Model confidence (mean pLDDT): 81 of 100. A computed fold for a 71-nucleotide RNA from uncultured Candidatus Saccharimonas sp., annotated as transfer RNA. It matches the Rfam family "tRNA". The sequence was found in a public genome assembly.

[in-house]
């Protein structure tokens, strides 16, 4: 240089057009003498620009970063 792949809460993954979820983590509360376990409720996320759509996390360009493979 060329060509694929990936990007979703702090992490690690699900979601193929119609209000974004689980897990573990994390606040806050309740359980205990205390620690650990259990419980209850809550904050947090569609890599960044633009098109197509009534409607985009999805679909189409570019950029960006990260993998792969050819030269």
């Nucleotide at each position: 240089g060329c060509g694929g792949g990936u990007a979703u809460g702090g992490u690690u993954u699900a979601g193929u057009g119609g209000u974004a979820a689980a897990a573990c983590g994390u606040a806050u509360c309740c359980u205990u003498c205390c620690c650990a376990a259990g419980g209850a409720u809550g904050a947090a996320u569609c890599g960044a620009g633009a098109g197509u759509u009534c409607g985009a996390u999805u679909c189409u360009c570019u950029c960006u970063a990260c993998c792969c493979g050819c030269a």